The RNA shown here (Bacterial RNase P class A) has 361 nucleotides and comes from an Acidimicrobiia bacterium.
RNA sequence: CGAGCCUGUCGGACGGCCGCGGCUCCGCUUUGGCGGAGGUGAGGAAAGUCCGGACUCCACAGGGCAAUGGUGCUGGGUAACUCCCAGGCGGGGUAACCCGACGGAAAGUGCAGCAGAAACCAGACCGCCGAUGGUCCUCGGACACAGGCAAGGGUGAAACGGUGGUGUAAGAGACCACCAGCGUCCCGGGUGACCGGGUCGGCUUGUAAACCCCACCAGGAGCAAGGCCAAGCAGGGAUCAGCGGCCCGCUGAAUAUCCCGGGUAGGCCGCAUGAACGGGUUGGAGACAACACGUCGAGAUGGAUGGCCGUCGUCUGUGCUUGCACGGUUACAGAAUCCGGCUUACAGACAGGCUCGCAGU
Numbered sequence: 001c002g003a004g005c006c007u008g009u010c011g012g013a014c015g016g017c018c019g020c021g022g023c024u025c026c027g028c029u030u031u032g033g034c035g036g037a038g039g040u041g042a043g044g045a046a047a048g049u050c051c052g053g054a055c056u057c058c059a060c061a062g063g064g065c066a067a068u069g070g071u072g073c074u075g076g077g078u079a080a081c082u083c084c085c086a087g088g089c090g091g092g093g094u095a096a097c098c099c100g101a102c103g104g105a106a107a108g109u110g111c112a113g114c115a116g117a118a119a120c121c122a123g124a125c126c127g128c129c130g131a132u133g134g135u136c137c138u139c140g141g142a143c144a145c146a147g148g149c150a151a152g153g154g155u156g157a158a159a160c161g162g163u164g165g166u167g168u169a170a171g172a173g174a175c176c177a178c179c180a181g182c183g184u185c186c187c188g189g190g191u192g193a194c195c196g197g198g199u200c201g202g203c204u205u206g207u208a209a210a211c212c213c214c215a216c217c218a219g220g221a222g223c224a225a226g227g228c229c230a231a232g233c234a235g236g237g238a239u240c241a242g243c244g245g246c247c248c249g250c251u252g253a254a255u256a257u258c259c260c261g262g263g264u265a266g267g268c269c270g271c272a273u274g275a276a277c278g279g280g281u282u283g284g285a286g287a288c289a290a291c292a293c294g295u296c297g298a299g300a301u302g303g304a305u306g307g308c309c310g311u312c313g314u315c316u317g318u319g320c321u322u323g324c325a326c327g328g329u330u331a332c333a334g335a336a337u338c339c340g341g342c343u344u345a346c347a348g349a350c351a352g353g354c355u356c357g358c359a360g361u
Base pairs, nucleotide, nucleotide: 001357002356003355004354005353006352007351008350009349010348012312013311014310015309016308017307018306020041021040023038024037025036026035027034028033043332047343048342050341051340052339053338054337055222056221057220058219068218069217070216071215072214073087074086075085076084077083088102089100090099091098092097103213104212108211109210110207111206112205125153126152127149128148129147132146133145134143135142136141161179162178163177164176165175166174180204181203182201183200185198186197187196188195189194226269227268228267229266235260236259237258238257239253240252241251242250243249276295277294278293280291281290282289283288313330315328316327317326318325319324320323
């Protein structure tokens, strides 16, 4: 210098004017509000609503089983997780590094399109043999008929492990040696996943985000949860009249006033001090934790967070006087109970660490 990998951060700045939502204070008020001043007012994803919780109500003595759904290497972190960290194994990359639902296929069942003879205790298209049996014979053989075989070819993602030998008529783990895998047993290392070595067994297709088996987890609904206050209308009562001697009861009237419970509209709470944030110290390999200090940072509900101007910045076009002028551009997107994750979108900018190649010293 070029090509790349990983991690983290930012994602316009300042000023002025007008407007909107909260909050605090002051003033006025016809008590409904109005005016003024000062603070404050979107995000890294507020998004998708995909996981995990807090919180609330319902169900439930406690616990278990079944069903259904989810998760699935090991150890740790966390309130919890399908998340994060570290490690193991497998795959990719020259490498930095990346990806993996990564338990079980030797419990059972199913499936394996097309091609191919045959897709699992299979099968013979081309092919090899034809020792044995058969037929012929010139007794040397011939035929390729019965039959044997699966080495080679061909098909396929995959053909009963591979290479070499023995063996045979030809062949075959049929047998032998070595190698790859799997399993039994043993030894060593590791908390563990697992790794290394030995031994024995000829045990050797794949598929479980197919059924299934095993282990673990999960009661349901969600802030429109839920709680409080409570107009108007309807209802009940107090009231009045009649009947019955009264209590009481029945019937009727009046809706002027008061009371009652349930509860609609509406209002308030939930709802902003929290698994909070900031920079430290300590522990840890790390995720993270502990400690002390400091800070308070939106709260709408037909739903505020906007618009214009100026100066500068980003990227870019044109012009030339080569660092200025004029013009354009400035992403994705936008709270709604709150947190922790994951995923997705994103103009542009910055920082740190690392790898490979080339060149120079």
It matches the Rfam family "Bacterial RNase P class A". Rfam links the family to the GO terms dimeric ribonuclease P complex, tRNA processing and ribonuclease P activity. Rfam classes the family as a ribozyme. The gene name in the source record is rnpB. The organism belongs to Acidimicrobiia, within Bacteria. Of the family's consensus pairs, 93% are formed in the model.